[in-house]
RNA sequence: GCCUUAUCAUGAGCGGUGGAGGAACGGGUCCUGUGAAGCCGCGGCAACCGCGCUGCGUCCGGUAAUCCGGGCAGCGAAUGGUGCCAAGUCCUGCGGAGCGUCAGCUCCGGAAGAUGAGGA
Numbered sequence: 001g002c003c004u005u006a007u008c009a010u011g012a013g014c015g016g017u018g019g020a021g022g023a024a025c026g027g028g029u030c031c032u033g034u035g036a037a038g039c040c041g042c043g044g045c046a047a048c049c050g051c052g053c054u055g056c057g058u059c060c061g062g063u064a065a066u067c068c069g070g071g072c073a074g075c076g077a078a079u080g081g082u083g084c085c086a087a088g089u090c091c092u093g094c095g096g097a098g099c100g101u102c103a104g105c106u107c108c109g110g111a112a113g114a115u116g117a118g119g120a
Stems, first nucleotide, its partner, number of pairs: 002119007013042005021031003025093004043085003048081002051076006059070004089112001094109006
């Protein structure tokens, strides 16, 4: 890099270094020398995996078993593995519906992207 799947309206920044870019891409609109990206330190947010507890004699498998493993759901902690800490994924790109004073607005779905988990 590719495939599958879940989530994406919440939340959380200071210092050092660095010196011109950044917000994926196109179009917008923003952020930025009152210092961008990157890197380092410390702090924080969240709770995907993992962890703990409970439930599902009415999920599956095993067992002599009230036991074990897996699955699903709920709750909890935050010592582990990731992630994240401007703006809704900043808005929008494709399709549909509704409204309209024809500028546009609202809603639904998709695509793309991001992150986790699993996989070839």
Predicted 3D model of a 120-nucleotide RNA (SAM riboswitch aptamer (S box leader)).
The sequence was found by an Rfam model in a public genome assembly.
The model forms 97% of the base pairs in the Rfam consensus.